[in-house]
RNA sequence: GGAGCCGGCCAGGCAAUCGCUGCGCUUGAGUGGUGACACUCUUGCGGGGAGGAAAGUCCGGGCUCCACAGGGCAAGGUGCCAGGUAAUUCCUGGGGGGCGUGAGCCUACGGAAAGUGCAACAGAAAAUAUACCGCCUGACCGCUCGCUGAGUGGCUGGGUAAGGGUGAAAUGGUGCGGUAAGAGCGCACCGCGCAGGUGGUAACACGCUGCGGCUAGGUAAACCCCACCUGGAGCAAGACCAAAUAGGAAAGCAAUGCCGUGGCCCGCGGCGCUUUCGGGUAGGUCGCUUGAGGCUGCCGGUGACGGCAGUCCCAGAUGAAUGAUUGCCCUCGACAGAACCCGGCUUAUCGGCCGGCUCCCACU
Numbered sequence: 001g002g003a004g005c006c007g008g009c010c011a012g013g014c015a016a017u018c019g020c021u022g023c024g025c026u027u028g029a030g031u032g033g034u035g036a037c038a039c040u041c042u043u044g045c046g047g048g049g050a051g052g053a054a055a056g057u058c059c060g061g062g063c064u065c066c067a068c069a070g071g072g073c074a075a076g077g078u079g080c081c082a083g084g085u086a087a088u089u090c091c092u093g094g095g096g097g098g099c100g101u102g103a104g105c106c107u108a109c110g111g112a113a114a115g116u117g118c119a120a121c122a123g124a125a126a127a128u129a130u131a132c133c134g135c136c137u138g139a140c141c142g143c144u145c146g147c148u149g150a151g152u153g154g155c156u157g158g159g160u161a162a163g164g165g166u167g168a169a170a171u172g173g174u175g176c177g178g179u180a181a182g183a184g185c186g187c188a189c190c191g192c193g194c195a196g197g198u199g200g201u202a203a204c205a206c207g208c209u210g211c212g213g214c215u216a217g218g219u220a221a222a223c224c225c226c227a228c229c230u231g232g233a234g235c236a237a238g239a240c241c242a243a244a245u246a247g248g249a250a251a252g253c254a255a256u257g258c259c260g261u262g263g264c265c266c267g268c269g270g271c272g273c274u275u276u277c278g279g280g281u282a283g284g285u286c287g288c289u290u291g292a293g294g295c296u297g298c299c300g301g302u303g304a305c306g307g308c309a310g311u312c313c314c315a316g317a318u319g320a321a322u323g324a325u326u327g328c329c330c331u332c333g334a335c336a337g338a339a340c341c342c343g344g345c346u347u348a349u350c351g352g353c354c355g356g357c358u359c360c361c362a363c364u
Base pairs, nucleotide, nucleotide: 001360002359003358004357005356006355007354008353009352010351012329013328014327015326016325017324018323020049021048023046024045025044028041029040030039031038032037051335055346056345058344059343060342061341062340063234064233065232066231075230076229077228078227079226080094081093082092083091084090095109096107097106098105099104110225111224115223116222117219118218132164133163134160135159136158137157138156140154141153142152143151144150145149172190173189174188175187176186177185191214192212193211194210195209196208197206198205199204238286239285240284241283248277249276250275251274252273253272257271258270259269260268261267293312294311295310296309297308298307299306300305330333
């Protein structure tokens, strides 16, 4: 100098003027109340007023209501180990596997020796393996020769997974022996499986020991099996106050009437007015923002995180505020807008800054 990897942070700035919103204090008016005071409107002042994703609503939790003796089935989810946390499918650290020269990155990573299914094209064969070419060999029929034999061609039967060829994948690999040719057929080493030992909390590791010639190809975000987990709905949750109208219940009053049941009487039911009660609609209040909270320091931990101390209060609306205009400057400004709250993940995003690290080239 170039090319990269990882982590953190910012998200146009400044000023003036005019607004909006909710909070505290305050001016004036009104209403209620004996009063302290409360409420509504209003004047002014002070301080607050979107995000790193407020988004998707994909996970987890708080909170609320409903359900719930216990167990099982179904359904869904999770799936190497240890830890963190309120909890998680998240995070941290570690192990195995893959990619990269490297810093680093990716990983849905239980079981294929219970069963079922699947595998295009190519290929002989895609699973109780198989014989297309090739190699070896027997019988038969030819041909040649130096003729009880040998060589060679054809045909047919058998052996063979060494070699060729196909494929993403072909039934362990290399070597030596062995054989008619071959083959874990035998042996050595490597690989694999099982058992033990050692190290590690564990996943797992080991050129530590023994056994097995190898039996058991792939695929489970295919069915499935195994282990573990999961009750449902969501702030329009839910709680409280509470008109008008209609309907309900109780008590009382009036009339002793009318209607129905009927041949008639009794009885029963309904019809009127008043008061009270309860449910509930409109509307209002709460839930609502002080919280697993932010910042700083110290301590513990590799880390996620935890503990202690100090300090701060940092949107809370309900037709729903967070804006507009002007001036100056610059590198000319992306994605985007709270609605119960919080922890994650994912997705969108103009640019810029900081820190740590890797590789290459050149020079000293």

The RNA shown here (Bacterial RNase P class A) has 364 nucleotides and comes from a Lysobacterales bacterium. The source organism's lineage runs through Bacteria, Pseudomonadati, Pseudomonadota, Gammaproteobacteria and Lysobacterales. The gene name in the source record is rnpB.